[in-house]
Molecule: Bacterial RNase P class A
Organism: Pseudaquabacterium rugosum
């Protein structure tokens, strides 16, 4: 220099300016929205998206059913030996199979319990059994040999021929699991929804604007609990927690111990707009250097200076974390490997 293993970061940076949105604190104690729970509204400080917030595939926490113990089913797992709350994730290691190599994949319990399955071949493929020869019997034949029946040996097709293989088919073996989810669940609490209790009421309660008459009338008042709309909490977290150090432990995953911080939270759902200055990539036309080709004229590689225009991925919390998958413009640092060239 060129291929390429492995591992790890970064996902533009600063200003002004107008907006959203949580938390906190000041005030009026006021206005509004609402039957009510509740909710909105000023000013100041002050936090506001990710490496995947994404797929919802695993595990967990929380929540609320079920549950004396034990077992069946069903569903998931698999070499060993660790890590973790926890796991089907992760490590370290044996084995196998790819890679010349650094590396990288693995669905790696049992086929002495049963059963299923195997393309072309080729007589025959999981049930046995073809074809040559040999030896033994029986049978027939004067004999040559000729059919039966058992048993060795040998060849042909085939990836495999009474001996394997496949368990990523069922099936055993071991070990593990109760079901459902923040639409969970708790609490407030409307309605000329609708239960139940109790009193009155066809001998007329109760309507009909205050009485009567008169029409109409079959319910009317009063308590009570459940509960749908609606609205609050679960929810923004002192925790599997985020950051920096450790000549602490362990090959490693991870743990242990020091110091610091508290770091998004809606619900028709916020985290955004415009300008500007730098950076980054790309294309245009100029310029300077260095080279190649070419008589030339020019053409074309690399570098680097000024300017212009455009672009800057994938994507965007919705109960929360641990982990796999899966998308991703570009760029950067460490470490290894094979080839090739100089010394």
């Nucleotide at each position: 220099g060129a291929a390429g293993c492995a591992c790890g970061c970064c996902a533009g940076a600063c200003c002004g300016c107008c907006g959203c949105u949580g938390g906190g604190g000041c005030g009026a104690u006021c206005a509004c929205c609402g039957a009510a729970a509740g909710g909105u509204g000023g000013c100041c400080c002050u936090g506001g998206a990710g490496g995947a917030a994404g797929g919802u595939c695993c595990g967990g926490a929380c929540u609320g059913c079920a549950c004396a113990g034990g077992g069946c089913a069903g569903c998931g797992c698999a070499g060993g030996a660790g890590u973790u709350a926890a796991c089907g994730a992760c490590u370290c290691u044996c084995c196998a199979c790819c890679g010349c190599g650094a590396g990288g994949u693995g669905a790696g319990g049992a086929u002495c319990a049963g059963a299923g399955c195997a393309a072309c071949a080729g007589a025959g493929a999981c049930g046995a059994g073809u074809c040559g020869u040999c030896c033994g019997c029986c049978g027939g034949g004067c004999a040559a040999c000729c059919g039966g029946c058992g048993g060795g040996c040998g060849g042909g097709u085939g990836a495999a021929a009474c001996g394997g293989g496949c368990a990523a088919u069922c099936u055993c073996u071991g070990c593990g699991u109760g079901c459902a989810g923040c639409a969970a669940c708790a609490c407030c609490a409307a309605g000329u929804a609708g239960g139940c209790c109790a009193g009155c009421g066809u001998u007329g309660a109760c309507g009909u604007g205050a009485c009567c008459c008169g029409c109409g009338g079959a319910g009317c008042u009063g308590g009570c609990g459940g509960g749908u709309a609606g609205g609050u909490g679960g929810c923004a977290c002192c925790g599997a927690g985020c950051c920096g150090g450790g000549u602490g432990g362990g090959c490693g995953a991870c743990c242990c111990c020091c110091g610091g911080c508290c770091c998004a939270g809606a619900u028709g759902a916020a985290u955004g707009g415009c300008g500007g200055u730098c950076a980054c990539g790309g294309c245009c036309a100029u310029c300077g250097g260095c080279g190649g080709c070419g008589c030339a004229a020019g053409c074309u590689g690399c570098c680097g200076g000024c300017g212009g225009c455009c672009g800057c991925a994938c994507a965007g919390a919705a109960u929360c974390c641990g982990g796999c998958c899966u998308a991703u413009c570009g760029g950067c640092g460490c470490g290894c490997u094979u080839c090739a060239c100089a010394c």